[in-house]
């Protein structure tokens, strides 16, 4: 990273850096943000998409591993061959 299949209303925070704009993109609203937001990185947690193991079934359940996540329903509404996550495939 085009196609494809799933899933996106639950859940899950403390530090230290950095310093002004974030919540994809657009319009309209809302909302967080110097009482330090979003970023990074360190540990923690959450989940069970994937690979393992058990049960023995198109299912439950562990949790050391690959990812991924840890404001609000992808924050509402509307547009798009939208957008994220996993997998699989090139």
């Nucleotide at each position: 990273u085009a196609c494809c299949c799933a899933u996106c209303a639950a859940g899950a925070g403390c530090g230290a850096c950095u310093g002004a704009g974030g919540g994809a993109u657009c319009u309209g609203g809302c909302c967080c943000g110097a009482u330090g937001a979003c970023g990074u990185c360190g540990c923690a947690g959450c989940a069970a998409c994937c690979g393992g193991c058990u049960c023995u079934g198109u299912g439950a359940g562990c949790a050391a591993g690959g990812u991924g996540c840890u404001a609000a329903c992808g924050c509402c509404a509307g547009a798009a061959c939208c957008g994220a996550u996993g997998g699989a495939g090139a």
The prediction has a mean pLDDT of 84.
The RNA shown here (SAM riboswitch aptamer (S box leader)) has 90 nucleotides and comes from Nesterenkonia alkaliphila.